[in-house]
RNA sequence: UACGUAGUAAGGCAAAUUUAUCAAAAGAUAAGGGAGCAAAGCAACAGGUUCUAAGGUGUUUGCAGGUAUCAUGACAGCCUGGCUGCCGCU
Repeated sequence: UACGUAGUAAGGCAAAUUUAUCAAAAGAUAAGGGAGCAAAGCAACAGGUUCUAAGGUGUUUGCAGGUAUCAUGACAGCCUGGCUGCCGCU
């Protein structure tokens, strides 16, 4: 210097869920709570998937309501790619 994830060290994050708030919703934020995670760190203007459908369009005889479809909404703890970070048995 490179590879390498371990019976190392210091730690980190925080699922389900509870409460409060925001949102049409998906979901987000804060506090509690820990199932788990070697990137469960960042980024949604790199690509794809998935979720929601306020609003639009179609349809249902008109209205109401229903229903199909479409992110401009959401998700990085869905995947690929990108950037960054701790340790260093062998």
The RNA shown here (c-di-GMP-I riboswitch aptamer) has 90 nucleotides and comes from Thermoanaerobacteraceae bacterium SP2.
Its Rfam family is "c-di-GMP-I riboswitch aptamer". About the family: GEMM was predicted in a large-scale screen for bacterial structured RNA regulatory elements.
Of the family's consensus pairs, 95% are formed in the model.
RNAcentral holds the sequence, with entries from Rfam.